Molecule: transfer RNA
Organism: Parcubacteria group bacterium LiPW_41
């Protein structure tokens, strides 16, 4: 230095332009003589930054951060 892949909720991770989701965790309640397992429910995100495209962008294009891998 060059090419690629990956960034989304506290963890793993979905979402092929048109209201942001799953599990697991955490908080409430229910059930129990208690406790675990169980059911029912609620919070919880500037979608990695900035810019452009579009009537509209997690998504499509640039350019940078970051982390991982080639290549040299």
């Nucleotide at each position: 230095g060059c090419c690629g892949a990956u960034g989304u909720a506290g963890c793993u991770c979905a979402g092929c332009g048109g209201u942001a989701g799953a599990g697991c965790a955490a908080c409430u309640c229910c059930a129990u003589g208690g406790u675990a397992a169980g059911g029912a429910g609620u919070a919880g995100g500037u979608c990695g930054u900035c810019g452009g495209u579009u009537c509209a962008a997690u998504c499509c294009c640039g350019a940078c951060c970051a982390u991982c891998g080639g290549c040299u």